Context: one part of a larger RNA
RNA sequence: UUGGGCGUAAAGCAUCUGUAGCUGGCUUUUCAAGUCCGUCGUCAAAUCCCAGGGCUUAACCCUGGACAGGCGGUGGAAACUAACAAGCUGGAGUACGGUAGGGGCAGAGGGAAUUUCUGGUGGAGCGGUGAAAUGCAUUGAGAUCGGAAAGAACACCAACGGCGAAAGCACUCUGCUGGGCUGACACUGACACUGAGAGACGAAAGUUAGGGGAGCAAAUGGGACUAGAGACCCCAGUACUCCUAGUCGUAAACGAUGGAUACUAGGUGCUAUGCGACUCGACUCGUGCAGGGUUGUAGCUAACGCGUUAAGUAUCCCGCCUAGGGAGUACGUUCGCAAGAAUGAAACUC
Numbered sequence: 001u002u003g004g005g006c007g008u009a010a011a012g013c014a015u016c017u018g019u020a021g022c023u024g025g026c027u028u029u030u031c032a033a034g035u036c037c038g039u040c041g042u043c044a045a046a047u048c049c050c051a052g053g054g055c056u057u058a059a060c061c062c063u064g065g066a067c068a069g070g071c072g073g074u075g076g077a078a079a080c081u082a083a084c085a086a087g088c089u090g091g092a093g094u095a096c097g098g099u100a101g102g103g104g105c106a107g108a109g110g111g112a113a114u115u116u117c118u119g120g121u122g123g124a125g126c127g128g129u130g131a132a133a134u135g136c137a138u139u140g141a142g143a144u145c146g147g148a149a150a151g152a153a154c155a156c157c158a159a160c161g162g163c164g165a166a167a168g169c170a171c172u173c174u175g176c177u178g179g180g181c182u183g184a185c186a187c188u189g190a191c192a193c194u195g196a197g198a199g200a201c202g203a204a205a206g207u208u209a210g211g212g213g214a215g216c217a218a219a220u221g222g223g224a225c226u227a228g229a230g231a232c233c234c235c236a237g238u239a240c241u242c243c244u245a246g247u248c249g250u251a252a253a254c255g256a257u258g259g260a261u262a263c264u265a266g267g268u269g270c271u272a273u274g275c276g277a278c279u280c281g282a283c284u285c286g287u288g289c290a291g292g293g294u295u296g297u298a299g300c301u302a303a304c305g306c307g308u309u310a311a312g313u314a315u316c317c318c319g320c321c322u323a324g325g326g327a328g329u330a331c332g333u334u335c336g337c338a339a340g341a342a343u344g345a346a347a348c349u350c
Base pairs, nucleotide, nucleotide: 004321005320006319007304008303012318015200016199017198021194023192025088026087027086028085030083033081034080035077036076037075038074039073040072041071042070043069049065050064051063052062053061054060091191092188093187094186096183097182098181099180103177104176105175106174107173108172109171110154114150115149116148117147118146119145120144121143125136126135162169163168206247207246208245209244210243211242215241220236221235222234223233258317259316260315261314262313263312266295267294268293270291271290273288274287275286276285277284299306300305324349325348332343333342334341335340
């Protein structure tokens, strides 16, 4: 609860597609459902309100009148909404010409580093720390020079940069493929916005099956430190991390800021692209559109701050909040192999 809000105080679904619904450009007809005006009927009486009156006053009672409306009939109006019909091009989309990109999927190739194995040289330490020790090493370690194998990640370029709905995406090349931006204006002619349910996607960790396993590393073992050390430090080390096919569906999934449209001072960088001036050209200057930064006016804000990428001014739609704890708990239900996820109270307390 006809009220106020949601960056940080409680509160924007992780993100998108889209059904019902809600809302919706411009012009002209028709209609009269909504809307507006008139009129009629009805909404018992009592009660409430107003005026007058009666009990000595009042409470109480009597008479008359409404106000505010509801429902139904009827006669009109036609601006707006709905509906009908016919159009329009500015919103939206399609086709065409360009263009940037770590957007996605698949395949192929590459080098540095690491570890292991193997061969040569060589001969006593190496490693590690605040200091040490565990550990490795004369069955030849560490160091160095060849060879081989494996797995994972891709230095520099690299940016305050780019792309994607978000999660996210970076060695190089190829194939397939999604979206954006821009330019001329050819075509369709409101086809739009949002979106309860629903569906899709969704880091890491976890989980199932089969592979793979270099490095790293929960658990675990050992050495230290310490009163103790189940830790921080060191030596090892399994799951995991990688691939394929499923599952899970959560994060400080953050811009802690839902989406769309319009309007409202500028300055200064960056990215993509178009036009004009100058020019042989590069450069430079001006300007349009789209994106992405910073500073800042008006305005807003409790302040911090936001400020044409709004947290300003407005409209539409959805989601959510209502003191703290109990509690994102219990119970029930749905989903899941499980872990758990989603929905989600109350008693009590202050």

The part of an RNA shown here (small-subunit ribosomal RNA, central domain) has 350 nucleotides and comes from Phyllostachys violascens. Its mean pLDDT, the model's own confidence on a scale to 100, is 88. It matches the Rfam family "Bacterial small subunit ribosomal RNA".